The part of an RNA shown here (large-subunit ribosomal RNA, domain VI) has 269 nucleotides and comes from Terrilactibacillus sp. S3-3. The organism belongs to Terrilactibacillus, within Bacteria.
Context: one part of a larger RNA
RNA sequence: CGUAGGAAAUUUGAGAGGCGCUGUCCUUAGUACGAGAGGACCGGGAUGGACACACCGCUGGUGUCCCAGUUGUUCCGCCAGGAGCAUCGCUGGGUAGCUAUGUGUGGACGGGAUAAGUGCUGAAAGCAUCUAAGCAUGAAGCCCCCCUCGAGAUGAGAUUUCCCAUGAUUUUAAAUCAGUAAGACCCCUUAGAGAUGAUGAUGAGGUUGAUAGGUCUGAAGUGGAAGCACGGUGACGUGCGAAGCUGACAGAUACUAAUCGGUCGAGGG
Numbered sequence: 001c002g003u004a005g006g007a008a009a010u011u012u013g014a015g016a017g018g019c020g021c022u023g024u025c026c027u028u029a030g031u032a033c034g035a036g037a038g039g040a041c042c043g044g045g046a047u048g049g050a051c052a053c054a055c056c057g058c059u060g061g062u063g064u065c066c067c068a069g070u071u072g073u074u075c076c077g078c079c080a081g082g083a084g085c086a087u088c089g090c091u092g093g094g095u096a097g098c099u100a101u102g103u104g105u106g107g108a109c110g111g112g113a114u115a116a117g118u119g120c121u122g123a124a125a126g127c128a129u130c131u132a133a134g135c136a137u138g139a140a141g142c143c144c145c146c147c148u149c150g151a152g153a154u155g156a157g158a159u160u161u162c163c164c165a166u167g168a169u170u171u172u173a174a175a176u177c178a179g180u181a182a183g184a185c186c187c188c189u190u191a192g193a194g195a196u197g198a199u200g201a202u203g204a205g206g207u208u209g210a211u212a213g214g215u216c217u218g219a220a221g222u223g224g225a226a227g228c229a230c231g232g233u234g235a236c237g238u239g240c241g242a243a244g245c246u247g248a249c250a251g252a253u254a255c256u257a258a259u260c261g262g263u264c265g266a267g268g269g
Base pairs, nucleotide, nucleotide: 001152005163006162007161008160009159010158011157015149016148017147018146021049022048023047024046025045026044027043033038051106052105053104054103055102059100060099061098062097066093067092068091069090070089071086072085073084074083075082076081110144111143112142117137118136119135120134164268166178167177168176169175170173183264184263185262186261187206188205189204190203191202211257212256213255214253215252216251217250218249220246221245222244227240228239229238230237231236
């Protein structure tokens, strides 16, 4: 821009893409078959491999400063307690998120038309013949069924709901311009430390508000803070006290910031 008014939502499915794999074991059954050795079809069940998708409850990884320990050195006047630098100084753990080696799921079932093949009926050709007319059966393959996208499918579809019959101009027509309606956007708080090369697109909200931050209460992590007291010659230990601290997690709470505003957007042969 189009989809002959303007919007919001829900859809149909022309079409396109994806998936499509397979082992072993048990049973049927030591049956059929076979002198024996051996050893099934058909059918039923179990469990794997590789691959794909999703997820983080479990097992782990990471987690650049969440907690603790600790070395050297400098500084805060000293002690105590801290801070900076040394690969995050090193070491032991670790929330969220992201992850695999972790977990879950999938290939199916079924239907249709067929290939080679196997047949029925059956002439040409009194017989015979699956074929010439006709009718069946038959595959991991084909078309559906399953998953994803999908009306720019210009053949532009369908359904539901909302908005309405203003003003001006002249070239009088699906005319132009303007202000509006429903609605949308800019803007702002953001999911988000997301995705992306980037801009975007999408979602949750904007005081009639829990969108983000803060605060509070928890979860979770670390592992027993500082200070004081007591015990010990001392290193240190114990008590107050599962203490103190804590990024992303959860709930609550308008304390702070989403202010004030602006723009676009129908009039329907």
The coordinates come from a structure-prediction model, not an experiment, and the mean pLDDT is 84. The full RNA is in RNAcentral, with records from ENA.